This is a predicted structure of a 76-nucleotide RNA (transfer RNA) from uncultured Magnetospirillum sp.
RNA sequence: GCUGCCGUAGCUCAGUCGGUAGAGCAUACCCUUGGUAAGGGUAAGGUCGAAGGUUCGAUUCCUUUCGGCAGCACCA
Numbered sequence: 001g002c003u004g005c006c007g008u009a010g011c012u013c014a015g016u017c018g019g020u021a022g023a024g025c026a027u028a029c030c031c032u033u034g035g036u037a038a039g040g041g042u043a044a045g046g047u048c049g050a051a052g053g054u055u056c057g058a059u060u061c062c063u064u065u066c067g068g069c070a071g072c073a074c075c076a
Base pairs, nucleotide, nucleotide: 001072002071003070004069005068006067007066010025011024012023013022019056027043028042029041030040031039049065050064051063052062053061
């Protein structure tokens, strides 16, 4: 340098014919208990890596770009 894959909540990850973004863990509160742990419930938490384009509408399609991983190639 080229190709492919990945980037979504604090962490680990889902999310296909484009149509209001989710789970588990963690956090806060509540229930439960004589008190804990475990369990149950509620809540908070998101510029969907970034910038454009197409569309009535984009996490999803297209272009560019940033970061990570893998493979290939080139120079020495």